About this RNA:
The prediction has a mean pLDDT of 91. The part of an RNA shown here (small-subunit ribosomal RNA, central domain) has 350 nucleotides and comes from a metagenome.
Context: one part of a larger RNA
RNA sequence: CUGGGCGUAAAGCGCGUGUAGGCGGCAGGGUGUGUCGGAUGUGAAAUCCCGUGGCUCAACCACGGAAGUGCACCCGAAACUACCCAGCUCGAGUCUCGGAGAGGAAGGUGGAAUGCUUGGUGUAGAGGUGAAAUUCGUAGAUAUCAAGCGGAACACCGGUGGCGAAGGCGGCCUUCUGGACGAUGACUGACGCUGAGACGCGAAAGCGUGGGGAGCAAACAGGAUUAGAUACCCUGGUAGUCCACGCUGUAAACGAUGAGUGCUAGGUGUCACGGGCUUUGACCCCUGUGGUGCCGUAGCUAACGCAGUAAGCACUCCGCCUGGGGAGUACGGCCGCAAGGCUAAAACUC
Numbered sequence: 001c002u003g004g005g006c007g008u009a010a011a012g013c014g015c016g017u018g019u020a021g022g023c024g025g026c027a028g029g030g031u032g033u034g035u036c037g038g039a040u041g042u043g044a045a046a047u048c049c050c051g052u053g054g055c056u057c058a059a060c061c062a063c064g065g066a067a068g069u070g071c072a073c074c075c076g077a078a079a080c081u082a083c084c085c086a087g088c089u090c091g092a093g094u095c096u097c098g099g100a101g102a103g104g105a106a107g108g109u110g111g112a113a114u115g116c117u118u119g120g121u122g123u124a125g126a127g128g129u130g131a132a133a134u135u136c137g138u139a140g141a142u143a144u145c146a147a148g149c150g151g152a153a154c155a156c157c158g159g160u161g162g163c164g165a166a167g168g169c170g171g172c173c174u175u176c177u178g179g180a181c182g183a184u185g186a187c188u189g190a191c192g193c194u195g196a197g198a199c200g201c202g203a204a205a206g207c208g209u210g211g212g213g214a215g216c217a218a219a220c221a222g223g224a225u226u227a228g229a230u231a232c233c234c235u236g237g238u239a240g241u242c243c244a245c246g247c248u249g250u251a252a253a254c255g256a257u258g259a260g261u262g263c264u265a266g267g268u269g270u271c272a273c274g275g276g277c278u279u280u281g282a283c284c285c286c287u288g289u290g291g292u293g294c295c296g297u298a299g300c301u302a303a304c305g306c307a308g309u310a311a312g313c314a315c316u317c318c319g320c321c322u323g324g325g326g327a328g329u330a331c332g333g334c335c336g337c338a339a340g341g342c343u344a345a346a347a348c349u350c
Stems, first nucleotide, its partner, number of pairs: 003322004007304002012318001014201004021194003025088002028085004034080001035077004040072003049065006091191001092188004096183003103177007110154001115149007125136002162169002206247006215241002220236004258317006266295011299306002323350003332343004
């Protein structure tokens, strides 16, 4: 519980597409659904309120009146809402031209580095640490040169940079493909916003089947350290990390800030595209639109801080919170191969 809230105190679903529903631009005409005015009927009695009266008063009681948010019907109003008709272009969208981008998918390809293999040179150490040891090495290691194999990741560029709804995306090339942005007109004519359910996407780890396996590395083993050392350090090392297909559906999935629209001082950087200026141009300067940062006014805030990318001023829609623990647990249900996920209490206690 008709309240107040949700950056950090409890609270924004991880993100999107979208059903129902809710909400919805400008101007005209109509209807009269909601709405408003009036009338009538009804709205039992008692009670409450007003007046008068009866018990010596009062409580109490009696009579009369008023009231009775409501409902029905009738008459009227037409601003707003709704519906109908016919329009409009500023919201939304389409077309044309243009450039930017690690946006996505598939295929191909390149160099550096690590490792391994073979061969050459070469000899006693190498490696590792705070110091050591485990470890490797005279069966020739480490170092160095050449050749080969294989997997994974892409130095510099690289950015306070870009793209994506989010998760996320980084060598190069090709093919397929999504979105945003700028410019100019033309076109459609409110086609919009949000979104319970639903559906899809969703890091890492994990799971299933089959591959792959260089480096790294849970577990594990050993060496150290230590009082101990199931750790930190060292030497090894298997799942895994990689690929294909399927599953899982979580996260400090964070801007800890839902989405949309409008309004509200400035200053400064940067990315994309445009206009003006300039010698046609780049640059400088002025300026427009969209993104991304920093500072800051008003305002807001418990403070920190936020401040045209709002946490300001408003509206619309959704989600969520309601003392701490018990507990994001039990039970039940749904989902999953499992791990577990989603939904979600109570006793008791402070």